[in-house]
Context: one part of a larger RNA
RNA sequence: CUCUCUCUAAGGAACUCGGAAAAACAGCUCUGUAACUUCGGGAGAAGGGGUGCCUCCAAGGAGGUUGCAGUGACCAGGCCCAGGUGACUGUUUACCAAAAACACAGGUCUCCACAAAGUUGUAAUACCAUGUAUGGGGGCUGAUGCCUACCCAGUGCCGGAAGGUUAAGGAAGUUGUUGACUUGAUGAUAGGUAAGCUAGCGACUGAAGCCCCAGUGAAAAACGGUCGUAACUAUAAUGGUCCUAAGGUAGCAAAACUCAUUAUCAACUAAGUUUCGACCCACACGAAAGGCGUAAUGAUCUGGGCACUAUCUCGGAGAGAGACUCG
Numbered sequence: 001c002u003c004u005c006u007c008u009a010a011g012g013a014a015c016u017c018g019g020a021a022a023a024a025c026a027g028c029u030c031u032g033u034a035a036c037u038u039c040g041g042g043a044g045a046a047g048g049g050g051u052g053c054c055u056c057c058a059a060g061g062a063g064g065u066u067g068c069a070g071u072g073a074c075c076a077g078g079c080c081c082a083g084g085u086g087a088c089u090g091u092u093u094a095c096c097a098a099a100a101a102c103a104c105a106g107g108u109c110u111c112c113a114c115a116a117a118g119u120u121g122u123a124a125u126a127c128c129a130u131g132u133a134u135g136g137g138g139g140c141u142g143a144u145g146c147c148u149a150c151c152c153a154g155u156g157c158c159g160g161a162a163g164g165u166u167a168a169g170g171a172a173g174u175u176g177u178u179g180a181c182u183u184g185a186u187g188a189u190a191g192g193u194a195a196g197c198u199a200g201c202g203a204c205u206g207a208a209g210c211c212c213c214a215g216u217g218a219a220a221a222a223c224g225g226u227c228g229u230a231a232c233u234a235u236a237a238u239g240g241u242c243c244u245a246a247g248g249u250a251g252c253a254a255a256a257c258u259c260a261u262u263a264u265c266a267a268c269u270a271a272g273u274u275u276c277g278a279c280c281c282a283c284a285c286g287a288a289a290g291g292c293g294u295a296a297u298g299a300u301c302u303g304g305g306c307a308c309u310a311u312c313u314c315g316g317a318g319a320g321a322g323a324c325u326c327g
Stems, first nucleotide, its partner, number of pairs: 001322008010313002014311001019308001027051005036041001038143001052065005066070001078306007085298002090102002106141007118127002145292003155219001156216002159213002163211003169205002173201004178196001181192003224242005251285001264278002267275001
């Protein structure tokens, strides 16, 4: 010097990104206990008192005694206030992330009538399920409370069938090849031709789909611009106009969302880019990719306070293990 510990005057977070680490609290018993609340909780809230041993006792108490100290060692909650977020218990990145992520009960939409839908496989089969709609599969949301506005024009899905378009197939007909036969007096050669076979074209017929019509947003989505106007000024309840399928409703808001931004005001502080309460000019919140609250809850995140302390002012002393020196 390094590590692990013990003690430390006065101060007590001045340390630090941040009280990270350490200290403090602690058992039992008596008392006492707020806001809020889903009436269960919160709660061991918080805050106080006691705590050994001996004697007597009518068991209610009374008296005595001892140490610095009586849960004498060990063991053994720090607490409070406010906010964000997720309701909760739970789950997760074995070996850098435990969380606000996942799950969850609850909500809602959709598919499925059983040889079910869905999944696996070429198939047989298997799961679902020895289940049967109070069931099973899938999507989204995520307790509870108050709610969930507007838009179906385009996309998707469901329904419809009048019309248009539309395949294979069928097909009247038509065209070609071949062609018994026949013309060329006969042979060769050449020409014509019925039926059949075959090939091409083909009026007409021909489903779903698409076009079309309607519905549907807890389907994927979307939810304007501009110019004026009130008796100071400012602002605009209000008016004009353009566009749209419709122009963001309730609620909330510098927010885990606000760029400018340390917005502005107020609270806390001597001093506050953080925090809390408001305002609203929301670059670029917003209603089940849910909106806004909420008791309880959290090895969650953020701000403040009490207590406490070697975190610090600012060092010091000691113990042990290393390092180092000598052997």

A computed fold for a 327-nucleotide part of an RNA from Taxus chinensis, annotated as large-subunit ribosomal RNA, domain IV.